[in-house]
RNA sequence: UCCUCGAUAGCUCAAUGGUAGAGCAACUCGCUGUUAACGAGAAGGUUCUAGGUUCGAGUCCUAGUCGAGGAG
Repeated sequence: UCCUCGAUAGCUCAAUGGUAGAGCAACUCGCUGUUAACGAGAAGGUUCUAGGUUCGAGUCCUAGUCGAGGAG
């Protein structure tokens, strides 16, 4: 320098261009001698950054940043 992959909730990860979800954690409640376990509920998001395409972008295009791998 070039190529490929990745970046989404506190963590691990989903998501055919059409209301961004799950599990775990944390919180509240129930259960009981108490804790744990179990059950229920509610909350939690500038989808890495900046542009573009589109009626509509986490998703498609361009550039950049960071991380992983590869070529030279």
The prediction has a mean pLDDT of 81. Transfer RNA from a bacterium, 72 nucleotides, folded computationally. Rfam family: tRNA. By type it is a transfer RNA. It was read from a public genome assembly.